[in-house]
Molecule: c-di-GMP-I riboswitch aptamer
Organism: Tepidanaerobacter sp. GT38
C1' cells in the first nucleotide's frame, strides 16, 4: 500500500409485513420483524435507469386523460468519496 472474503471472529446494516406520523403520489421517518448484503456506509448538484405526477401546460366536461420533476430511489446500475474484521 495492494489484493482476497471463510458456514470463522468482533461487530454492522435491514426486504415483505404490521402500526404511528408525514407526503398529492411515488415513498421517507420511528418501533417491531428478519428478505438478504463484505460496503445494502455517504454522493440523486456525476452519467444512464425506474416510480410518482402536485403545481404547470394541452385537451375541453369527462371530474376524467395526455405531456411534463422542481418530487423518490444509493436495496438498479456505473462513476467518485470513505471504512471494520480476517486472511495473502
Nucleotide at each position: 500500500c495492494a489484493g482476497u472474503g471463510a458456514u470463522a471472529a468482533a461487530g454492522g446494516c435491514a426486504a415483505a409485513c404490521u402500526u404511528a406520523u408525514c407526503g398529492a403520489a411515488a415513498g421517507a421517518u420511528a418501533a417491531g420483524a428478519g428478505c438478504g448484503c463484505a460496503a445494502a456506509g455517504c454522493u440523486a448538484u456525476a452519467g444512464g435507469g425506474u416510480c410518482u405526477a402536485a403545481a404547470g401546460u394541452g385537451u375541453g366536461u369527462c371530474u376524467g386523460c395526455a405531456c411534463c420533476a422542481u418530487g423518490a430511489u444509493a436495496g438498479c446500475c456505473u462513476g467518485g468519496c470513505u471504512a471494520c474484521c480476517a486472511u495473502u